[in-house]
RNA sequence: GCCGUUGUAGCUCAGCCGGUAGAGCAUUCCCAUGGUAAGGGAAAGGUCAGCAGUUCGAAUCUGCUCGACGGCU
Numbered sequence: 001g002c003c004g005u006u007g008u009a010g011c012u013c014a015g016c017c018g019g020u021a022g023a024g025c026a027u028u029c030c031c032a033u034g035g036u037a038a039g040g041g042a043a044a045g046g047u048c049a050g051c052a053g054u055u056c057g058a059a060u061c062u063g064c065u066c067g068a069c070g071g072c073u
Stems, first nucleotide, its partner, number of pairs: 001072007010025004019056001027043005049065005
């Protein structure tokens, strides 16, 4: 220098045939217990790495940039 995979909640990841973003764990509150753990319920938490393009509409498609991993030279 070229190519491929990848970037989504504090962490691990779904969502990858375009249609108003989810799970588990963690956090907060409640129930329950004599009390704790386990258990049940609820809530909060996201400019979907960034910028631009296509589209009525983009996490999703396209281009560029940045980060991580791998391959070729």